[in-house]
Model confidence (mean pLDDT): 78 of 100. Predicted 3D model of a 130-nucleotide RNA (FMN riboswitch aptamer (RFN element)) from a Nocardioidaceae bacterium. Its Rfam family is "FMN riboswitch aptamer (RFN element)". For this family Rfam cites "Regulation of riboflavin biosynthesis and transport genes in bacteria by transcriptional and translational attenuation" (Vitreschak et al., Nucleic Acids Res, 2002). Its family is annotated with FMN binding in the Gene Ontology.
RNA sequence: UCGCGUGCUCUGGGGUCGGUGCAACUCCGAACCGGCGGUGAAAGUCCGCGACCCGGCUGCGGCCAGCAGCCGGUUGACCAGGUGGGACUCCUGGACCGACGGUGACAGUCCGGAUGGGAAGCGCACGCAG
Numbered sequence: 001u002c003g004c005g006u007g008c009u010c011u012g013g014g015g016u017c018g019g020u021g022c023a024a025c026u027c028c029g030a031a032c033c034g035g036c037g038g039u040g041a042a043a044g045u046c047c048g049c050g051a052c053c054c055g056g057c058u059g060c061g062g063c064c065a066g067c068a069g070c071c072g073g074u075u076g077a078c079c080a081g082g083u084g085g086g087a088c089u090c091c092u093g094g095a096c097c098g099a100c101g102g103u104g105a106c107a108g109u110c111c112g113g114a115u116g117g118g119a120a121g122c123g124c125a126c127g128c129a130g
Stems, first nucleotide, its partner, number of pairs: 003128006010121001016030004031109002033098002035049004044096002053073008078094005100112003
């Protein structure tokens, strides 16, 4: 220095002004935000990872409610021009996307599950091998 294993830590940002209305941070107009790894070169929109949601099996529980583990499924959105050896990542222009439940009125931004859970991954420590 590289590889493998174990343990630990960490692990998401954003609603302001105006309009309508009895009522909206939810509608309309204008705002604001962009997790982690990868990539010939820097990515919300490429390739992958996960939370949320759904299902199956096993165990616990009284066979319920429910909880835990394992396995599987689902999971949004970009074009044009330019530079360059190389860009769907940069620059210019114009677009688009955002779990579930709640709410006096429809939510990426408010409230809640969540002072939760959690993988990929970064880092640290230890061990093994070369």
The source organism's lineage runs through Bacteria, Bacillati, Actinomycetes, Propionibacteriales and Nocardioidaceae. Of the family's consensus pairs, 100% are formed in the model.